Context: one part of a larger RNA
Molecule: large-subunit ribosomal RNA, domain II
Organism: Geminobacterium atlanticum LEGE 07459
RNA sequence: GCCGGCGACUUACAGGUAGUGGCAGGUUAAGUGGAAAACACGAAGCCAAAGGGAAACCGAGUCUGAAGAGGGCGUGUAGUCACUAUUUGUAGACCCGAACCCGAGUGAUCUAACCAUGUCCAGGAUGAAGCUUCAGUAACAUGAAGUGGAGGUCCGAACCGACUAAUGUUGAAAAAUUAGCGGAUGAGGUGUGGUUAGGGGUGAAAUGCCAAUCGAACUCGGAGCUAGCUGGUUCUCCCCGAAAUGUGUUUAGGCACAGCGGUGUAGAAGGUUAAUGGGGGUAAAGCACUGUUUCGUUGCGGGCUGGGAGACCGGUACCAAGAUGAGACAAACUCAGAAUACCAUUAACUAUAGCACUAGUAAGACGGUGGGGGAUAAGCUUCAUCGUCAAGAGGGAAACAGCCCAGACCAUCAGCUAAGGUCCCCAAGUAUAAACUAAGUGAUAAAGGAGGUGGGAAUGCUCAGACAACCAGGAGGUUUGCCUAGAAGCAGCAAUCCUUGAAAGAGUGCGUAAUAGCUCACUGGUCAAGCGUUCCUGCGCCGAAAAUGAACGGGGCUAAGUUUAUCACCGAAGCUAUGGACAGGAAACUGUGGUAGGGGAGCGUUCUAUAUAGGGAGAAGCAUUAGCGGUGAGCAGAUGUGGACAGUAUAGAAGUGAGAAUGUCGGC
Numbered sequence: 001g002c003c004g005g006c007g008a009c010u011u012a013c014a015g016g017u018a019g020u021g022g023c024a025g026g027u028u029a030a031g032u033g034g035a036a037a038a039c040a041c042g043a044a045g046c047c048a049a050a051g052g053g054a055a056a057c058c059g060a061g062u063c064u065g066a067a068g069a070g071g072g073c074g075u076g077u078a079g080u081c082a083c084u085a086u087u088u089g090u091a092g093a094c095c096c097g098a099a100c101c102c103g104a105g106u107g108a109u110c111u112a113a114c115c116a117u118g119u120c121c122a123g124g125a126u127g128a129a130g131c132u133u134c135a136g137u138a139a140c141a142u143g144a145a146g147u148g149g150a151g152g153u154c155c156g157a158a159c160c161g162a163c164u165a166a167u168g169u170u171g172a173a174a175a176a177u178u179a180g181c182g183g184a185u186g187a188g189g190u191g192u193g194g195u196u197a198g199g200g201g202u203g204a205a206a207u208g209c210c211a212a213u214c215g216a217a218c219u220c221g222g223a224g225c226u227a228g229c230u231g232g233u234u235c236u237c238c239c240c241g242a243a244a245u246g247u248g249u250u251u252a253g254g255c256a257c258a259g260c261g262g263u264g265u266a267g268a269a270g271g272u273u274a275a276u277g278g279g280g281g282u283a284a285a286g287c288a289c290u291g292u293u294u295c296g297u298u299g300c301g302g303g304c305u306g307g308g309a310g311a312c313c314g315g316u317a318c319c320a321a322g323a324u325g326a327g328a329c330a331a332a333c334u335c336a337g338a339a340u341a342c343c344a345u346u347a348a349c350u351a352u353a354g355c356a357c358u359a360g361u362a363a364g365a366c367g368g369u370g371g372g373g374g375a376u377a378a379g380c381u382u383c384a385u386c387g388u389c390a391a392g393a394g395g396g397a398a399a400c401a402g403c404c405c406a407g408a409c410c411a412u413c414a415g416c417u418a419a420g421g422u423c424c425c426c427a428a429g430u431a432u433a434a435a436c437u438a439a440g441u442g443a444u445a446a447a448g449g450a451g452g453u454g455g456g457a458a459u460g461c462u463c464a465g466a467c468a469a470c471c472a473g474g475a476g477g478u479u480u481g482c483c484u485a486g487a488a489g490c491a492g493c494a495a496u497c498c499u500u501g502a503a504a505g506a507g508u509g510c511g512u513a514a515u516a517g518c519u520c521a522c523u524g525g526u527c528a529a530g531c532g533u534u535c536c537u538g539c540g541c542c543g544a545a546a547a548u549g550a551a552c553g554g555g556g557c558u559a560a561g562u563u564u565a566u567c568a569c570c571g572a573a574g575c576u577a578u579g580g581a582c583a584g585g586a587a588a589c590u591g592u593g594g595u596a597g598g599g600g601a602g603c604g605u606u607c608u609a610u611a612u613a614g615g616g617a618g619a620a621g622c623a624u625u626a627g628c629g630g631u632g633a634g635c636a637g638a639u640g641u642g643g644a645c646a647g648u649a650u651a652g653a654a655g656u657g658a659g660a661a662u663g664u665c666g667g668c
Base pairs, nucleotide, nucleotide: 001668002667003666004665005664006663011091012090013089014088015087016086017085018084019083020082021081022080023079025047026046027045031041032040033039051058052057061073062072063071064070094232095231097229101222102221103220104219105218106217112196113195114194115193116192117191118190119189120188121186123155124154125153126151130147131146132145133144134143135142159183160182161181163180164179165178166177167176198214200210201209202208235602236601237600238599239598240597245258246257247256248255249254259361260360261358262357263356264355265354270350271349272348273347274346275345276344277343278342285334286333290330291329292328294326295325296324297323298322301319302318303316304315305314306313307312364389365388366387367386368385369384370383371382372381373380394405395404396403409580410579411578412577414576415575416574420570421569422568423555424554425553429567431566432565433564434563435562436561442557448542449541452539453538454537455536456535457534458533459532460531461530469526470525471524472523473522475499476498477497480494481493482492505520509518510517581592582591583590584589603657605654606653607652608651609650610649611648612647614645621641622640623639624638625637
């Protein structure tokens, strides 16, 4: 892991509610008699029959109150005793699951320390004190040589330990092996016997060790501790069907009450739409208030400045209150002010509202809209409101809970449509008409940039010849004046005239040291018909860099892209058609997705009672079975096997249904 067996809402007592039954007031309890759970006896007690008040108390009334007021609760409707179902409480109370806490005991054959008594430590090295002799001293001291053999001394086996690495890691081993490593006469190692015990011991101290168990050993008991936590909870069909919110909570993953579900119930209070009547201060808007704010005019007051001895009188390209004209901003501004929403009344159409009993939910998710927080970030967070998912299958969006379409009772090789599509993958148009796009744009993005290209508007020039190109001219006063070393159209400042002319600036750019030179504006000619400028707008272009090639679903497409219009067709469990089932309803007809959860009707298992068929001419069980009935749980039949019990009907009682619990036992 698989298969098979076992495996979880029970029982008692006491309440509430519903149903059924007895009686109409109901009923006995302990107990007694009795073979008896039958039956009889047993009225103590309980509930009801009267309420109101805190109570005294009063009483169909009573309380409050000064009250013959008003108001509250009553009177006007029958209960009670059993049984059944459900629910609540108390008990282990649906089942399994702690870590812990407490009590009584068992442990020091492991290990820690200690006590008693034994035992062990190859070999080598170093050479303390002391002593002897010699030297030396006044005497000591001191020195040298020898002797001597000290030491938590040195090197290194046994022995004890365990610093490093590799191997091992379902090991050879629940801590080892291999190669190195530390101590090795000591606070040394070790044998035997003994002592200390669980909030206790022992500890050269690591919370270490106390029998592979230690921040409190192990065994049994309290004990089915408790678990607001996790997991699990077994047959079928039918009906209805939520919530993830508010308030409170030592509360936030738990509860209580309310909200939303189910069941029952009397009965019309409920809902939707329309009309009418209301209050509002949101959106948009506005500036009348509160604030913010730009420009103009005016200008209180101030600054600067002139005159004056001062009072004071002037000037001002400064600041600026207030006023005024124009233009703006606001969640905590509003002179005014919607749409919705909300509250009523009336009408129509509907079928709910309330009450009683009894569940789950109180982690929500995304999308649209209106807001707050954040960065007008987040598949972010937090409210309001609507939708979907949750609890919703089907079609579309390549794939894709929350988007678009649409709500699946069952069957059908029938039809019509929705969203979305119609070249192939792939069902249906290589459809029609008119345009656009050339970028594979379509099939990802901004500021910004550009003689891409289509449409529209305005305006200017133009056969008296425009625009472009080419040919020619582009002059004189004059090198204008100033400035300057120079300044001659062209460093800079000022001025910017006149003449000749078809036209020509006191000069558009390049250039020179300054001139020169080239060119432009402007004009004539050649040519011959359109050419400029500005704005609005459609579709495109650039801007455009990420890690395997990967952002039309692919092929591929110049339409099979985009815009506008039109007609066909495809396309779902939608709608229709035909047949069928069930529920509600008198019928017409309507309904039948579903998690948590509620209600209803059934199937099957074991046993009991009564009745009744069966069985060695073969019971149960097991195996097989294109047979039969049923919506289903399942039930019959036949054949084989098997070898002794067992069915059906009606009631009753439960150790009553297995796929999950790191379930449990067995097998493989």